[in-house]
RNA sequence: GGGCAUGAUACGGGAGAGUGCCGAGCGGUCAGCGCCGCGCGGACGCCGAAGGAGCAACCGCCCCGGAAUCUCUCAGGCCAAGGGACCGUAUCAUGGCU
Numbered sequence: 001g002g003g004c005a006u007g008a009u010a011c012g013g014g015a016g017a018g019u020g021c022c023g024a025g026c027g028g029u030c031a032g033c034g035c036c037g038c039g040c041g042g043a044c045g046c047c048g049a050a051g052g053a054g055c056a057a058c059c060g061c062c063c064c065g066g067a068a069u070c071u072c073u074c075a076g077g078c079c080a081a082g083g084g085a086c087c088g089u090a091u092c093a094u095g096g097c098u
Base pairs, nucleotide, nucleotide: 001098002097004095005094006093007092008091009090010089011088012087013086018044021042022041023040025038026037027036028035029034045078046077047076051074052072053071054070058066059065060064
């Protein structure tokens, strides 16, 4: 000097599923019916890529342990926003390779 692995930070990308139903209430609009928005309660349906849990290919120091984008949905979510596994780029730190 080069590239690799891990962690942190910054930026960018980032899916899925009811903008459904019932109940009473608040605000706005209207002569009124109605319409729009907001939060609360209830019942059911659904999603999985925060987290969590389970099995396992496989791996190991093989007693036992580690282990997913699979499975389950406790949690979370089902307009938008936010969050978001994971991916990319840059910088810093550590480690070993050349």

This is a predicted structure of a 98-nucleotide RNA (Glycine riboswitch aptamer) from Sphingobium algorifonticola. Its Rfam family is "Glycine riboswitch aptamer". Rfam links the family to the GO term glycine biosynthetic process. Lineage of the source: Bacteria > Pseudomonadati > Sphingomonadales > Sphingobiaceae > Sphingobium. The model forms 90% of the base pairs in the Rfam consensus.